[in-house]
RNA sequence: AGGGGAGUAGUUUAGUGGUAGAACUGCGGUCUCCAAAACCGCUGGUGGGGGUCCGAUUCCCUCCUCCCCUGCCA
Numbered sequence: 001a002g003g004g005g006a007g008u009a010g011u012u013u014a015g016u017g018g019u020a021g022a023a024c025u026g027c028g029g030u031c032u033c034c035a036a037a038a039c040c041g042c043u044g045g046u047g048g049g050g051g052u053c054c055g056a057u058u059c060c061c062u063c064c065u066c067c068c069c070u071g072c073c074a
Base pairs, nucleotide, nucleotide: 001070002069003068004067005066006065007064010024011023012022013021018054026042027041028040029039030038047063048062049061050060051059
């Protein structure tokens, strides 16, 4: 440099053009002598910009980051 893949909560991970769900963590509560475990509840997210659309996390363009493959220079 070229090609491919990925980017969603603090972490891991679903999902659809109709407004995002789960688990763990965290916080609060129940329980306990205290704690842990267990159970109940709560908070919190679509990488940036632009476009299409009534509506974009999803489709298109571009940029950024990460991973894989191929190649070039040294």